Context: one part of a larger RNA
RNA sequence: GAGUAACGAUAAUGCGGGUGAAAAACCCGCACGCCGGAAGACCAAGGUUUCCUAUCCCAUGCUAAUCAGGGUAGGGUAAGUCGGCCCCUAAGGCGAGGCGGAAACGCGUAGUCGAUGGGAAACAGGUUAAUAUUCCUGUACCGACAUGUACUGCGAUGGGGGGACGGAGAAGGCUAGGUGGGCCAGGCGUUGGUAGUCCUGGUGAAAGUUAGUAGGCUGAGGGUUUAGGCAAAUCCGGACCCUUAAGGCCGAGAAACGAGACGAGCACCUACGGGUGCGAAGCCAUUGAUGCCCUGCUUCCGGGAAAAGCCUCUAAGCUUCAGGUACAUGUUGACCGUACCCGAAACCGACACAGGUGGUCAGGUAGAGAAUACUAAGGCGCUU
Numbered sequence: 001g002a003g004u005a006a007c008g009a010u011a012a013u014g015c016g017g018g019u020g021a022a023a024a025a026c027c028c029g030c031a032c033g034c035c036g037g038a039a040g041a042c043c044a045a046g047g048u049u050u051c052c053u054a055u056c057c058c059a060u061g062c063u064a065a066u067c068a069g070g071g072u073a074g075g076g077u078a079a080g081u082c083g084g085c086c087c088c089u090a091a092g093g094c095g096a097g098g099c100g101g102a103a104a105c106g107c108g109u110a111g112u113c114g115a116u117g118g119g120a121a122a123c124a125g126g127u128u129a130a131u132a133u134u135c136c137u138g139u140a141c142c143g144a145c146a147u148g149u150a151c152u153g154c155g156a157u158g159g160g161g162g163g164a165c166g167g168a169g170a171a172g173g174c175u176a177g178g179u180g181g182g183c184c185a186g187g188c189g190u191u192g193g194u195a196g197u198c199c200u201g202g203u204g205a206a207a208g209u210u211a212g213u214a215g216g217c218u219g220a221g222g223g224u225u226u227a228g229g230c231a232a233a234u235c236c237g238g239a240c241c242c243u244u245a246a247g248g249c250c251g252a253g254a255a256a257c258g259a260g261a262c263g264a265g266c267a268c269c270u271a272c273g274g275g276u277g278c279g280a281a282g283c284c285a286u287u288g289a290u291g292c293c294c295u296g297c298u299u300c301c302g303g304g305a306a307a308a309g310c311c312u313c314u315a316a317g318c319u320u321c322a323g324g325u326a327c328a329u330g331u332u333g334a335c336c337g338u339a340c341c342c343g344a345a346a347c348c349g350a351c352a353c354a355g356g357u358g359g360u361c362a363g364g365u366a367g368a369g370a371a372u373a374c375u376a377a378g379g380c381g382c383u384u
Stems, first nucleotide, its partner, number of pairs: 013031006032381004040361004046341002050339001051075006060068002080141002082337003086119003092113003098107003122139005142333011153318002158313004166300004172293003177287005182203006188196001208257003215250004219244008228236002262282001265278005301304001347356002363375004
């Protein structure tokens, strides 16, 4: 220079009460304003205690601070079913033997790792200051093992099936959700109306079990035979014959049970934070998805993973055993993650930075619409 520039989105504050040494900023209340395909809610990644409570204000916070993602202390993350671990494989990695190389090392078979993919099973309500598909209550489901009963050809690292998949388009059937009415509870107003075609609020419900609908796919059963499926096969594939018009598979939703809970409100208590008890209606119509049936159907060419679990077939072998199938009962289900932020003041940007960040949910009015405007739930007024 200079008490100058600046104090990081022009979404916006004002008042009353409280606390306190002190209040524009903290807490409570009222009013106003802003977002509302987000500036709301939930995950993944990443962060790693930032979560909750008590207490403190040196420093941090672009100001003050009684406040805080700050200091100090204490507390907090509960799982057979969620995710991982586990089984399986993709790209890719490693790689016994092997090949190459003077060597270092490179490549690569068998194999072994490797999810961003495939593979068993849980929902509703309640509860904490802070966790909940994890705790509690209720009702379920899956796997393994043991025992019992009944029946019985079982057996794999091998064969076969299946798993198993692209783009686009169109129609139908549904549901979530919405809206209107009915029903239930409360209200009746000092302004034009207000006992009414009035106002406000509520009107919600899972997994599972039973049954297999709208619909989609496929003819089905039996016999004989067979240079294929590296051996075998009753399995798959090929060929032939007979019988028959149904059989099988997939499959939303609705329905019944689950269904004792929840529920507007009311009553009592209260250290005003809350706690305890009682508890009405709980229906109909309409609209309607980008969700489900649908891994479907139609169509197109660029022809759209693999392997295991699963089903089946036999080989060696075992066949009074072992093993298998069905049902019942019992036992058992370890370990790791789980707090909190997550379009952000907690991640990546040196910062409490107008930047960046994958997925899910998607109310109302107007609208073709996830545009846009206003708004609900919810969250904020961006730390001078």